[in-house]
């Protein structure tokens, strides 16, 4: 210098003017109150105001309500080992397998000698094997004496098919052959020693000579998991209607108003212990509660406040750890709406600005992303 | 806010336990007819929404994404 690989970070900057949302302060006006003070409006002012993904909603948790005798069946998720964490399918380190010259990257990475299923086409044969061609033996037919057949057997060394053909190479052996036997190699099972917390690794011993693939097919094993979700849920106010009581008017029927309790009307179904219906995750049994409940149609209110912004929080230093991360100390407060704020214009400047907008909150994963900065490392070439 | 389903030829839909992607209508050509329609015959038409993975092999199984439709409070 070129090519590459990994990680961290930024996501226009500065200034001026106007505007919007939250919180705080001052002045004024109006209302309430005995007062302290409170409420509303207006105006001035201070301060804060989107993201690395706020997204997809794919996992995990917090929080809230409901449930929390038990049994059986069915069903979901995770899957090398050790650690981290509130938890996870996430992260870190290591192991094993695969790819790359390398930095490094990828792996849904338990089990296929518990069982079942499937393996199209081609091929003789596709899973406790199998004889199409070929090779060999016995018997035998024909013959132009070159050879051409038939029957019964043996044989997986050779041929070709396929994604996959039941170990590989060499030898012994044989009629021809074959782990039939031998040597080496690969692999499997049992086992020993050493190392490691462990997954596993290294070196041996013995054995039968070799047992295909597929579990992102059923399944088996181990472990995990109650259900629903902020429109969760809570407080206050209001409402149509019902009912009780008091008062007014009326001879009376009624009607109007105040207050209290409740929370609507109509139709239909089922239903009082021989029990509807509800709860116990889906079903069954069983248990508990139990006088109302289910469906349809119609109507009323849909306001305020809390939940809700201090949190598994951020940041700096330090200690422990290879790391993820954890402990300690200091400092900081960082959107909070409910028709839903974060925008517009101008100037300077640069690399001329991508993907994209919070709605209960966090930790991850995944997906989208113009351009730029920094650091570690690898390979190649050249120079010293 | 939460949940579910689907995408296959121009249109509407099939495809069994993963094994050569098909049917009807529409289209093109030919026959029949004086001509057209109908009918008959033949033909063409596919990135199975996209990307990656598992597998010998994927429309089908798994993961991620895109688009469309529907539901609950």
């Nucleotide at each position: 210098c070129g090519a590459g690989c990994c990680g961290a970070c930024c996501g226009g900057a500065c200034g001026g003017c106007c505007g919007c949302g939250g919180c705080g302060g001052g002045a004024g006006u109006a209302g309430g109150g005995a007062g302290a003070c409170c409420u509303a409006c207006c105006u001035c002012u201070g301060u804060c105001g989107a993201g690395g993904a706020a997204a997809g909603u794919c996992c995990g948790g917090g929080c809230u309500c409901c449930a929390c005798a038990g049994g059986g069946c069915a069903a979901g998720g995770u899957g090398g080992u050790g650690g981290g964490u509130a938890a996870c399918a996430c992260c870190c380190a290591c192991c094993c397998g695969g790819g790359g010259u390398g930095a490094c990257c990828c792996g849904c990475g338990g089990g296929a000698c518990a069982g079942u299923g499937c393996c199209a086409c081609a091929g003789a044969a596709a899973a406790c094997a199998g004889a199409c061609c070929g090779c060999c033996g016995a018997c035998u037919g024909g013959u132009u004496c070159g050879c051409c057949g038939g029957u019964c057997g043996g044989u997986a060394a050779g041929g070709g098919u396929g994604a996959a053909a039941c170990g590989g190479u060499g030898g012994u052996g044989u009629a021809a052959g074959a782990g039939a036997c031998c040597a080496c190699c690969a692999g499997c099972g049992u086992u020993g020693u050493a190392g490691g917390c462990g997954a596993c690794u290294a070196c041996g011993a013995c054995g039968g000579c070799u047992u295909g693939g597929u579990a992102a097919a059923c399944c088996c094993c181990a472990c995990c998991a109650g259900g629903a979700g902020c429109a969760a849920g809570g407080u206050c106010a209001a409402a149509a209607g019902g009912u009780g009581u008091c008062g007014g008017c009326u001879u009376a029927c009624g009607u109007c108003g105040g207050c209290g309790c409740u929370g609507c009307g109509c139709a239909g179904g089922c239903g009082a212990c021989u029990g509807a219906g509800g709860g116990c995750g889906g079903c069954c049994c069983g248990c508990c509660c139990g006088a109302g409940u289910c469906u349809g149609c119609g109507g009323g209110u849909a306001g305020a406040c809390c939940g809700c912004a201090c949190g598994a929080g951020g940041u700096u230093g330090u200690u422990g750890g290879c790391a993820a991360c954890a402990g300690c100390a200091g400092c900081c407060c960082c959107a909070g709406a409910u028709g839903g704020a974060u925008g517009g214009c101008c100037g300077u400047u640069c690399a001329c600005g991508a993907c994209a907008g919070a709605a209960c909150c966090c930790g991850g994963c995944u997906u989208a992303c113009a351009g730029g900065u920094c650091g570690a490392c690898u390979c190649g070439u050249c120079c010293g | 806010u939460c949940c579910c389903u689907g995408a296959u030829a121009g249109c509407u839909c099939a495809a069994u336990u993963g094994g050569c992607a098909g049917a009807g209508c529409a289209g093109u050509c030919g026959a029949c007819u004086g001509u057209u329609a109908a009918u008959c015959g033949a033909c063409a038409g596919g990135u199975u929404c996209u990307u990656g993975g598992u597998u010998c092999g994927a429309g089908u199984c798994c993961a991620a994404g895109u688009c469309a439709g529907g539901g609950a409070g």